[in-house]
RNA sequence: GGGCUCGUGGUGUAGCGGUUAACAUGUCGCCCUGUCAAGGCGAAGAUCGGCGGUUCGAGUCCGCUCGGGCCCG
Repeated sequence: GGGCUCGUGGUGUAGCGGUUAACAUGUCGCCCUGUCAAGGCGAAGAUCGGCGGUUCGAGUCCGCUCGGGCCCG
């Protein structure tokens, strides 16, 4: 330098171009208990790596770019 792949709550992952971005775990509050744990209920937390484009509409498609990984030279 070229190619492929990944990037989404704190963490690990889902997510046909169309509603409020979902699940698990963690955190916080309440209930339960003599206490803790377990369990139950609820809450907060991601504008989807960045910029631009296509589209009525983009996490999703396209281009460029940044970062991680792999391969080739």
The RNA shown here (transfer RNA) has 73 nucleotides and comes from a Candidatus Gottesmanbacteria bacterium. The source organism's lineage runs through Bacteria, Bacteria candidate phyla and Candidatus Gottesmaniibacteriota. Its mean pLDDT, the model's own confidence on a scale to 100, is 82. Its Rfam family is "tRNA". By type it is a transfer RNA.